[in-house]
Context: one part of a larger RNA
RNA sequence: UGGCGGGGACCCGCACAAGCGGUGGAGCAUGCUCUUUAAUUGGCUGCUAACCCAAGAACCUUACCCAGACUUGACAUGCAAGAGUUCUAGGCUAAUGAAAGUUAGCUGAUCCGCAAGGAGGCUUGCACAGGUGUUGCAUGGCUGUCGUCAGCUCGUAUCGUGAGACGUACCCUUAAGUGGGCUAACGAGCGCAACCCUUACCGUUAGUUGUAUCACUCUAGCGGAACUGCCCGCGUAAGCGGGAGGAAGGCGGGGACGACGUCAAGUCAGGAUUGCCUUUAUGUCUGGGGCUAGAAGCAUGCUACAAUGGCGCGUACAGCGAGAAGCAAGAUCGCAAGGUUGAGCAAAUCUCUUAAAACGCGUCUCAGUUCGGAUUGGAGUCUGCAAUUCGACUCCAUGAAGUUGGAAUCGCUAGUAAUCGGCGGUCAGCUAUACGCCGGUGAAUACGUUCUCGGGACUUGCACA
Numbered sequence: 001u002g003g004c005g006g007g008g009a010c011c012c013g014c015a016c017a018a019g020c021g022g023u024g025g026a027g028c029a030u031g032c033u034c035u036u037u038a039a040u041u042g043g044c045u046g047c048u049a050a051c052c053c054a055a056g057a058a059c060c061u062u063a064c065c066c067a068g069a070c071u072u073g074a075c076a077u078g079c080a081a082g083a084g085u086u087c088u089a090g091g092c093u094a095a096u097g098a099a100a101g102u103u104a105g106c107u108g109a110u111c112c113g114c115a116a117g118g119a120g121g122c123u124u125g126c127a128c129a130g131g132u133g134u135u136g137c138a139u140g141g142c143u144g145u146c147g148u149c150a151g152c153u154c155g156u157a158u159c160g161u162g163a164g165a166c167g168u169a170c171c172c173u174u175a176a177g178u179g180g181g182c183u184a185a186c187g188a189g190c191g192c193a194a195c196c197c198u199u200a201c202c203g204u205u206a207g208u209u210g211u212a213u214c215a216c217u218c219u220a221g222c223g224g225a226a227c228u229g230c231c232c233g234c235g236u237a238a239g240c241g242g243g244a245g246g247a248a249g250g251c252g253g254g255g256a257c258g259a260c261g262u263c264a265a266g267u268c269a270g271g272a273u274u275g276c277c278u279u280u281a282u283g284u285c286u287g288g289g290g291c292u293a294g295a296a297g298c299a300u301g302c303u304a305c306a307a308u309g310g311c312g313c314g315u316a317c318a319g320c321g322a323g324a325a326g327c328a329a330g331a332u333c334g335c336a337a338g339g340u341u342g343a344g345c346a347a348a349u350c351u352c353u354u355a356a357a358a359c360g361c362g363u364c365u366c367a368g369u370u371c372g373g374a375u376u377g378g379a380g381u382c383u384g385c386a387a388u389u390c391g392a393c394u395c396c397a398u399g400a401a402g403u404u405g406g407a408a409u410c411g412c413u414a415g416u417a418a419u420c421g422g423c424g425g426u427c428a429g430c431u432a433u434a435c436g437c438c439g440g441u442g443a444a445u446a447c448g449u450u451c452u453c454g455g456g457a458c459u460u461g462c463a464c465a
Base pairs, nucleotide, nucleotide: 001465002464003462004461005460007459008458010456011455012454013453015449016448019412020411021410022409023408026303027302028301029300030299031298032297033296034294035293042053043052064289065288066287067286068285069284070283073128077127078126079125080124081123082122090107091106092105093104094103095102096101111118112117130278131277133276134275139272141267142266143265144263146261151190152189153188154187155186156185158165159164170181171180172179196255197254198253199252201224202223203222204221205220206219207218227249230243231242232241233240234239305405309364310363311362312361313360314359321352322351323350326345327344330341331340332339333338371402376397377396378395379394380393381392382391418441419440420439421438422437423436424435
């Protein structure tokens, strides 16, 4: 100087407390461990792994396994030689085969350019290609985490023999090393804040769409508006408490933004890249299988256990988005999934698109039920070469566990939690109950900081460095 303390005094955070809803029990979905397997590809493993890489494993993907093939190679550049009528390119058929491939045969001269010339294909050979092989403890880049915590430093001066200290301490204040006061310090940098995006209010410009028309709403540009500016109280000040006006009040709400560094944290499988290894194979192609197994354990979710509910009928109100190998109205067939036909729309115009919970009426009356929907049987629809391993959906039948969950444990402070639907990416289809976004309805509680966890700053002890 740091680190540590079951030392002290202080401060903060959904950290506890006060509340609301969960997880842990059930069924299922998904991931992981383990086991099994020809293979169940690989990575990640307390917080900071486990609906993570993966914004989509039937083939492909695919890296794994089995089998069959290829060897200048699926891909790149260059050199040499050769054949093809010549420096212009492929196409077809047959045999074999699961395909890839292998073998044989037939056909073919058509690139650009006036020309000169240029580019290209095949075979052989050589350099080389290739590797999701290894090392994240050789690396760049990117990322997680402490933590959006308020810290981390520098120049000069001063103090100290020196390591270093000071500044950055103290008092007050703040979300903040934010600001004020004081001061052997005076200044400065990276962080904080602001500048950026969005949302709430107003004005203005424009008007495709919308509307019969104009306007409003709206759309999308520009600008304004909030600064403790005003008043009262407290205070030296910074500021704090209250009030007015205002759409908004003291950082208005949300986002992006992550200092010096820590964990030899993660990633060589995104891509890049050093070294090593491999080169008729650890490369490449193909068919099939596997990644979907299943005694057990863990994690994250979904659906429930019901009456604040289930079912039936009626009926109201969104916002974000997407659409041409697409979204598809309407009509029609089907109980339905869906089929047929097909208007319109590259979309403020058309479509997806009737939002659902809510509300009204009726029914069920506390039961393993008109709760719950797993599982299984049958019949179908759709996508796609192909749904057996291994897709989703529909209908009929079946109707499991489950009656609120032990120890323990998680999230959340307001348009939040809870709850209700909608859209999107990936995508032929889908295992999405995931992820991201959108709106509807819309709470309770916070006395407080003793305790638990994490963090900050001061101080003290130290058998630690």
The part of an RNA shown here (small-subunit ribosomal RNA, 3' major domain) has 465 nucleotides and comes from an uncultured Candidatus Saccharibacteria bacterium. Its Rfam family is "Bacterial small subunit ribosomal RNA". The coordinates come from a structure-prediction model, not an experiment, and the mean pLDDT is 82. RNAcentral holds the full RNA, with entries from SILVA.